RNA sequence: GCGGGCAUGGUGUAGCCUGGUUAACACGCCUCCCUGUCACGGAGGAGACCGGGGGUUCAAAUCCCCCUGCUCGCG
Numbered sequence: 001g002c003g004g005g006c007a008u009g010g011u012g013u014a015g016c017c018u019g020g021u022u023a024a025c026a027c028g029c030c031u032c033c034c035u036g037u038c039a040c041g042g043a044g045g046a047g048a049c050c051g052g053g054g055g056u057u058c059a060a061a062u063c064c065c066c067c068u069g070c071u072c073g074c075g
Base pairs, nucleotide, nucleotide: 001074002073003072004071005070006069007068010027011026012025013024020058029045030044031043032042033041051067052066053065054064055063
């Protein structure tokens, strides 16, 4: 230099291919119940508008372009 993959709560992922209810699951966190206490278990709750910018569209995490970071391959 060329090409591919990845980027979504605190963490790990799904959702993307096939656009459509203003985002789901597990762990973690908070509150309550349970218990002599902790743990386990039960109930409820907060937390990401999807790496950044632009475009297409009635509508974008999802499609297109550029940029950034990580990673793999080629040279």
Transfer RNA from a Candidatus Staskawiczbacteria bacterium, 75 nucleotides, folded computationally. NCBI's taxonomy places the organism under Bacteria, Bacteria candidate phyla, Candidatus Staskawicziibacteriota. Its mean pLDDT, the model's own confidence on a scale to 100, is 83. The sequence was found in a public genome assembly.